A computed fold for a 1505-nucleotide RNA from Acholeplasma hippikon, annotated as small-subunit ribosomal RNA. Its mean pLDDT, the model's own confidence on a scale to 100, is 83. Its Rfam family is "Bacterial small subunit ribosomal RNA". Gene Ontology terms of the family: structural constituent of ribosome and ribosome.

RNA sequence: AAUGGAGAGUUUGAUCCUGGCUCAGGAUGAACGCUGGCGGCGUGCCUAAUACAUGCAAGUCGAACGCUCUAUAGCAAUAUAGGGAGUGGCGAACGGGUGAGUAACACGUAGAUAACCUACCCUUACUUCGAGGAUAACUUCGGGAAACUGGAGCUAAUACUGGAUAGGACAUAUUGAGGCAUCUUAAUAUGUUUAAAGAUUUAUCGAGUAAGGAGGGGUCUGCGGCGCAUUAGUUAGUUGGUGGGGUAAAGGCCUACCAAGACGAUGAUGCGUAGCCGGACUGAGAGGUCUACCGGCCACAUUGGGACUGAGAACGGCCCAAACUCCUACGGGAGGCAGCAGUAGGGAAUUUUCGGCAAUGGGGGAAACCCUGACCGAGCAACGCCGCGUGAACGAAGAAGUUCUUCGGAAUGUAAAGUUCUUUUAUCUGGGAAGAAAAAUAACCAAAUUGACGGUACCAGAUGAAUAAGCCCCGGCUAACUAUGUGCCAGCAGCCGCGGUAAUACAUAGGGGGCAAGCGUUAUCCGGAUUUACUGGGCGUAAAGGGUGCGUAGGUUGUUAAUUAAGUUUCUGGUAUAAGUGCAGUGCUCAACGCUGUGAUGCUAGAAAAACUGGUUAGCUAGAGUAAGACAGAGGUAAGUGGAAUUCCAUGUGUAGCGGUAAAAUGCGUAAAUAUAUGGAGGAACACCAGUGGCGAAGGCGGCUUACUGGGUCUUUACUGACGCUGAUGCACGAAAGCGUGGGGAGCAAACAGGAUUAGAUACCCUGGUAGUCCACGCCGUAAACGAUGAGUACUAAGUGUUGGCCCUAAGGGUCAGUGCUGCAGCUAACGCAUUAAGUACUCCGCCUGAGUAGUACGUACGCAAGUAUGAAACUCAAAGGAAUUGACGGGACCCCGCACAAGCGGUGGAUCAUGUUCUUUAAUUCGUCGAUACGCGAAAAACCUUACCAGGUCUUGACAUACUCUGCAAUGGCUUAGAAAUAAGUUCGGAGGUUAACAGAUGUACAGGUGGUGCACGGUUGUCGUCAGCUCGUGUCGUGAGAUGUUGGGUUAAGUCCCGCAACGAGCGCAACCCUUAUUGCUAGUUACCAUCAUUAAGUUGGGGACUCUAGCGAGACUGCCAGUGAUAAACUGGAGGAAGGUGGGGAUGACGUCAAAUCAUCAUGCCCCUUAUGACCUGGGCUAGAAACGUGAUACAAUGGCAAAUACAAAGAGAAGCAAGAGGGUGACCUGGAGCGAAUCUCAUAAAAAUUGUCUCAGUUCGGAUUGAAGUCUGCAACUCGACUUCAUGAAGUUGGAAUCGCUAGUAAUCGCAGAUCAGCAUGCUGCGGUGAAUACGUUCUCGGGGUUUGUACACACCGCCCGUCAAACCACGAAAGUGAACAAUACCCAAAGCCGGUGGCCUAACCCGAAAGGGAGGGAGCCGUCUAAGGUAGGGUUCAUGAUUGGGGUUAAGUCGUAACAAGGUAUCCCUACGGGAACGUGGGGAUGGAUCACCUCCUUU
Repeated sequence: AAUGGAGAGUUUGAUCCUGGCUCAGGAUGAACGCUGGCGGCGUGCCUAAUACAUGCAAGUCGAACGCUCUAUAGCAAUAUAGGGAGUGGCGAACGGGUGAGUAACACGUAGAUAACCUACCCUUACUUCGAGGAUAACUUCGGGAAACUGGAGCUAAUACUGGAUAGGACAUAUUGAGGCAUCUUAAUAUGUUUAAAGAUUUAUCGAGUAAGGAGGGGUCUGCGGCGCAUUAGUUAGUUGGUGGGGUAAAGGCCUACCAAGACGAUGAUGCGUAGCCGGACUGAGAGGUCUACCGGCCACAUUGGGACUGAGAACGGCCCAAACUCCUACGGGAGGCAGCAGUAGGGAAUUUUCGGCAAUGGGGGAAACCCUGACCGAGCAACGCCGCGUGAACGAAGAAGUUCUUCGGAAUGUAAAGUUCUUUUAUCUGGGAAGAAAAAUAACCAAAUUGACGGUACCAGAUGAAUAAGCCCCGGCUAACUAUGUGCCAGCAGCCGCGGUAAUACAUAGGGGGCAAGCGUUAUCCGGAUUUACUGGGCGUAAAGGGUGCGUAGGUUGUUAAUUAAGUUUCUGGUAUAAGUGCAGUGCUCAACGCUGUGAUGCUAGAAAAACUGGUUAGCUAGAGUAAGACAGAGGUAAGUGGAAUUCCAUGUGUAGCGGUAAAAUGCGUAAAUAUAUGGAGGAACACCAGUGGCGAAGGCGGCUUACUGGGUCUUUACUGACGCUGAUGCACGAAAGCGUGGGGAGCAAACAGGAUUAGAUACCCUGGUAGUCCACGCCGUAAACGAUGAGUACUAAGUGUUGGCCCUAAGGGUCAGUGCUGCAGCUAACGCAUUAAGUACUCCGCCUGAGUAGUACGUACGCAAGUAUGAAACUCAAAGGAAUUGACGGGACCCCGCACAAGCGGUGGAUCAUGUUCUUUAAUUCGUCGAUACGCGAAAAACCUUACCAGGUCUUGACAUACUCUGCAAUGGCUUAGAAAUAAGUUCGGAGGUUAACAGAUGUACAGGUGGUGCACGGUUGUCGUCAGCUCGUGUCGUGAGAUGUUGGGUUAAGUCCCGCAACGAGCGCAACCCUUAUUGCUAGUUACCAUCAUUAAGUUGGGGACUCUAGCGAGACUGCCAGUGAUAAACUGGAGGAAGGUGGGGAUGACGUCAAAUCAUCAUGCCCCUUAUGACCUGGGCUAGAAACGUGAUACAAUGGCAAAUACAAAGAGAAGCAAGAGGGUGACCUGGAGCGAAUCUCAUAAAAAUUGUCUCAGUUCGGAUUGAAGUCUGCAACUCGACUUCAUGAAGUUGGAAUCGCUAGUAAUCGCAGAUCAGCAUGCUGCGGUGAAUACGUUCUCGGGGUUUGUACACACCGCCCGUCAAACCACGAAAGUGAACAAUACCCAAAGCCGGUGGCCUAACCCGAAAGGGAGGGAGCCGUCUAAGGUAGGGUUCAUGAUUGGGGUUAAGUCGUAACAAGGUAUCCCUACGGGAACGUGGGGAUGGAUCACCUCCUUU
């Protein structure tokens, strides 16, 4: 030696949860992009076990042997030194490479071998006697292109062969000892068999036998480690035995015979994949992934087969077959880099045809030594890890440049420059290592030699900041922001997502952040991910309980005692190679790296303990079961039987309809229906009782009776004695629909037919109607088969109903078994569950792991079929989903309000005209506004102007502003000429302003100017919901949270107005009030207003008055204050009194939080963009006034409640000096002449009109109506042609009350009548005000529209103008089927059968040994031949897999295609599930089922009283 655990983004309007996707970390034999100073230590074909040029990688020994060559010496023999091939020995089976095969005793670990082998090495003991015959080399003759090879002849050995001896081995027998069954061991006897080799320098090195050791190997066994069950059965030498054979060795390893076994759900067999391990990476760990380098084992050496030699077997040995390559004289030969370098190829990708045996190690040798691409080193490569450097200090309120800017400045930045200093590294000069001398040798002494790396590491000196910084990122996650360009383009992106003109997200720049000789990207693995959960998850609604039971294997199992020791615990031993990892030290200057020491888990052996689990034995009765008695029940099966109703048939009565619907029609009916009465037939179902009542395992079960039969409950004892629970495979049951055969068929009713509805209606509705529904027998095997909740056991508050039994009972209570509701603790994401658990625990089974594809495809099993069971993938997406919240919405519910409807009055829509809009036209018809909330709107006045538009003519610092510079006395104006005018030229009539130049002009520059764009960049303003009653906050409380509460409830109000209650208490913006006006009145004040009394006049004209009216200041008054009733003793409401006015008296102003990217850049202001001799400015003329058509808003009418004529009353509120204008005169009139008065309670505009009175018209296209047109005029104005208003005369259109539809209005209102004003030279049917006359109706809230509140459902949140389904059409993508086609793999049967082992073999050949004098024969051997086995090859039919295939099928994806609208709200026919039929499509209909259905009513239960 302990030490160890972080999260984030993304589903939603928001929330909690479930759940996937993604990110931050570490790692790599890596590759790619940009960049690159040095050193150390490592690493480097992951792909084609593809093919290989060239060189090298295994030789050595003369101290085993003969021959031969060269040199020297010698005449020579010969000697010495060196070389060559050969015989012989040892080695070549090591070392080195690779991972194709292999799912296996291949590997790991622990064992066994009493079932075995072992060269070289070590130890011990002993031995090495004596013979023989050959042969290569060599010589010679041949063959061949070559490789190579044949004949003859010579020769040696540690080559070869007999013999002897020894010990050994084997067999049998006897005896002793031991063990574990076969056996082992010792001794003895008999039989069989079997050794040797020498060399030499005399130190030694060899040879043989036996025993032992060490190291190495063979074989066997326990345990361990991949996927697929859409691989479930496999196996004939297969499993075992006996005999035989074979091997070093056990064994079906082989063979003959006998038996019929062996393996398998604890996964055999098959298929796919894979060398295994020490270890490596990651991780808190448990795990997961990997098997490069280093180490151990295995397998392989072009592919397949085979043996030989040897102790041991084949990468650089042999033989054969096949493919490929090379040589060839075509006859025949040669080859095997997965050794080191290297080449080609493949690939995203992986190095030098280097140096050396100096070290370590290996082979041979007595040794010297030789060999060694093992190895040691160097080279290449940032491929990795580690270390160092690219300078250090000082240096400005801060240079230049650059970027940004609010133009002031800020940033880069002490950064640079500059001054001082240092010298690692690089360069140069000089010096210069260790690694190498130990192990060993019998010992000791002495001396000397050996370095590839390498003149390297290292040391000293010299020069001089000198030689050395990049890469990625900057929207969030995630550290770091600005400008410009671009404009859903170009592009980015790990996820979410950026980009459509102000992009911190693209590109560039400046700045910043991070890492650093590297930095990013890509790929892969682990982590995060408790997201497969052993540690450490779940299954009511998110994915997930099997439809239900019985039951096999398995798992699990009450209580007491004894025993055992398998599990368990403790101790000890063995092993766990080394390296690595942890820890402690230590060496390279540090580190990486190296060295030393010490630990860890596993397996195994032995011992001990005995609580628990297991085994065994013996008991017990609380679990379970049996018996006895009693009880309830739509439990099941079969047979019989009953009444009501529908339909049909017959007959009678009776007559025109019946039936059906929202309304109709099809249909039935004068051939007599429907209705009604009687009788009959037939089938099916069983009203009331009837009940969250009962029974059953579930499905399910309902008239009554009988027979048979299953289960349950209660009570009491007796008996058995754990017999229990669960339950994979299996077996049985299993609604409805459906299928088969045979019956039956009343009603109902898929399909079908017809009628309706509809745009269509393959539907909903209606009329018919067949399968089917019913019975018997046989299949099917599924449902929302649901409590969406598996079974069993134990425990854990209460209350209240109900069913069955028992006990004590007066009520009532207790208890057992069911069945409901409420509810505590606890649990839950929440909803909710809560002794009938979804609580607390245990046991067993089933199931889940993102959504879609899809319960689909393929395969398999079952089925008559329909189909059921099992059950994927490619591909696509970043979500899909649960519960709850706030809104919004509903062809949901409830409450309330509003001229919202209703009740009324008058209109619009029809006509003509006016005016606005659309559209069209045009040179231009300037622009904006478009449901409500545009359209008599901006515009409270388009002939010019306005004016923004068009045509033409002109100007360019400009029509307008500011600044700088210069000049100056005469500018504007008047007049003349040219022109359409702007303008240009002239005149000098005139005398503003100025001389501080403020005025004018000129030049140039900054700039002006823009009704150009963007109201989707903005400010401001406005419309609308809506004058609706709402909208919020603080604190507290509740909820995990979004949120809720308050603000809800009971009343009341015009009102969230007020009262009461209440986990709320308060507060704010709104409501109301305060303001203006109007209605009454008091006081004050009386001029220009007024005039009762007095006087006066034509006249309030004047004097006078201050009473009245009126004016305009200040007050008063109304507050549910008073009374009664109702209400809760409240708030308040109803009625009444008084009062001018009564319940906010009438009217106005006043518009909460917000909604509509609502309107406006053309009121104004303004960011950005755009134009700058024009998109600016000036002028003339034209246009905005056009005209097929459509719409809106109005005016006038259609007439008698009227028109016309005459005469006659009564207002209010305003306006007036470039003005209003009286009286008077003229004109038919518009108007003209003229000008008293008045800057106004004084004067003027200014006669109000309708009404009322009288007359006339008499129902007509008119004495209605006035359009249109002609003529003549008036006025304004430079100017009425395009294009004004008015007057007079004449003309006299449409129109006779208006379709569908639609608008306004509740009282001084509608309707009707006139008056005034703003704009304005002139122009009003529009707009804004004013007064006159002056109604009708409101039962009421069912319906329409809008709004407010509560509640409910929701798949909506851009919020129903929402969401969303399917066919069809188009493009792309992956997949299935498919006549087939091609290929691979494994196996079967047969054919052929190489090399070779083994077996046989007449004939042939044959040195050693034997017989023989010899000839010859024999033993043995060889070639050949035959046979078994057999690789490759061939044939055949099948199997599995892959690829491909005309065509075809569904699936997925894709801003704006087609058809419908199925679902979400009661989604407009509630939805969904199973099933059957039908249909362009979503889908519809029938049967059964579920609630995961809204609404209303009823029943039951509960809570409260």